[in-house]
RNA sequence: AUCCGAAAUGGCUAAUCCGCUGUGAGGCGGAGGCGCAAAGCCAUGGGCCUUAAACUUAAGGCUGCCAGGCUGCCGAAG
Numbered sequence: 001a002u003c004c005g006a007a008a009u010g011g012c013u014a015a016u017c018c019g020c021u022g023u024g025a026g027g028c029g030g031a032g033g034c035g036c037a038a039a040g041c042c043a044u045g046g047g048c049c050u051u052a053a054a055c056u057u058a059a060g061g062c063u064g065c066c067a068g069g070c071u072g073c074c075g076a077a078g
Stems, first nucleotide, its partner, number of pairs: 003078001004075002011036002016031006034064001040070003044067003047062007
């Protein structure tokens, strides 16, 4: 240093509930905590969802579905 993932510090946060917002999928804030070593960032490919049209198009959404790209804390055993 890499694989890897014991411990600790700190971080994020599912379901659910409340408020605001959007035609909607959703988004933002608060409570909450199932979980997460990339559950940090990027809608790039696939996938799923919404709206309008109407049969494959258009405009959107989801990264806590799977890949890909970029970045990154700690250090026990092996």